[in-house]
Context: one part of a larger RNA
Molecule: small-subunit ribosomal RNA, 5' domain
Organism: uncultured archaeon
RNA sequence: CACUGCUAUUGGAGUUCGACUAAGCCAUGCAAGUCGAGAGAAUUAGAUUCUCGGCGUAAGGCUGAGUAACACGUGGAUAAUUUGCCCUAAGGUGGGGAAUAAUCUCGGGAAACUGAGGCUAAUGCCCCAUAGGUAAAGGAUACUGGAAUGUUCCUUUGCUCAAAGUUCCGACGCCUUAGGAUAAGUCCGCGGUAGAUUAGGCUGUUGGUAGGGUAAUGGCCUACCAAACCUAUGAUCUAUAGGGGCCGUGAGAGCGGGAGCCCCCAGAUGGGUACUGAGACAAGGACCCAGGCCCUACGGGGCGCAGCAGGCGCGAAAACUUCGCAAUGUACGAAAGUGUGACGAGGGAACUCCAAGUGCUUCAGCUUCGGCUGAAGCUUUUCUAGAAUGUAAAUAGUUCUAGGAAUAAGGGUCGGGUAAGACCGGUGCCAGCCGCCGCGGUAACACCGGCGACCCAAGUGGUGAUC
Repeated sequence: CACUGCUAUUGGAGUUCGACUAAGCCAUGCAAGUCGAGAGAAUUAGAUUCUCGGCGUAAGGCUGAGUAACACGUGGAUAAUUUGCCCUAAGGUGGGGAAUAAUCUCGGGAAACUGAGGCUAAUGCCCCAUAGGUAAAGGAUACUGGAAUGUUCCUUUGCUCAAAGUUCCGACGCCUUAGGAUAAGUCCGCGGUAGAUUAGGCUGUUGGUAGGGUAAUGGCCUACCAAACCUAUGAUCUAUAGGGGCCGUGAGAGCGGGAGCCCCCAGAUGGGUACUGAGACAAGGACCCAGGCCCUACGGGGCGCAGCAGGCGCGAAAACUUCGCAAUGUACGAAAGUGUGACGAGGGAACUCCAAGUGCUUCAGCUUCGGCUGAAGCUUUUCUAGAAUGUAAAUAGUUCUAGGAAUAAGGGUCGGGUAAGACCGGUGCCAGCCGCCGCGGUAACACCGGCGACCCAAGUGGUGAUC
């Protein structure tokens, strides 16, 4: 740290509870919505419903399969980068246009769904303008810095090119630029594992030039050129493994672990691909392949619990198909608020830790001197009943009142190691005990039972793992 035998009164706390075995498979329900102060429509008692649109769904939650790697830890670099919402500052918000959904009409299909025609709006889409951006050439003088390939200014040319309204007139938005914050990307030094019964490995391989691609450096990709590059300071290969903070043990050095809580990484039936977007190559989005399951009118469709419950399977091994958004956080919203199996609560479990109790006093009798029995009295943590408080609602807890010692002790051991019987009965190398040594064949301190004793105590023994 698990499982297990016997036994069991109460309360509190906690980062405990399908990690180990099957990253095996899943019936059912729920787990991501929100905005009418951006629009259109239907209906109307009522923003009730449908649709377009905006933001969010890249977070939170789960798991540890893969990964020996810049994955992680630590310290740096970015003169090679991006960053929606948020903050600060400056400036702007002009003109015009074409569609489309819902709805209506007509269809196709078993279904999933889907086609044609007609109408219409917007903070949806498009065009023009202005501001702006970017590239090249020429010139200028400065700034920062270890180092200009950076920044600044002027001229010319090419390319590209912003905006959206609502309004209760308070405001909320929208666009551009600069800075910040936050969040990320990339690169580098060092560090943490076993095997040489793995010694050679590699062909985009190593470097260059040019181009493509990216937010960005780079063989990241392509063409051409050169033949390099890594390696006994262990390359390559094989095996194992998510990493860290930490956890267990120990006087320490060390050894073992990496489930839970926090940070980082990776994954979402196995594999691949991109789209949208500030951000994904996206667990409850899309497409393709594979395997599995389901529906089908055989034409075709649908699904993915390593979310919360729950089921099967696997196993020695692990909980309720509960309640609530009252708190905290989060998404949306101007707000009221709505959503949230995150979270907060309750239920179950001898999961761990902490605390308390199972009575006390006096007298009498008995006693193996350990206590036992009887009588009288005391106390009420706990117990029973009631009230208040508590809570989203309850349970519990807390406070008060009444009753009543009442409702509450077991497990293992007693030959030695090792604390505790030379007691009784049974058994007779049998039945059995035993970590080890060893007991038992007729007086067994060692087996089984009784009595007594010892050690722990709501626990106590056994088995396995680690120190």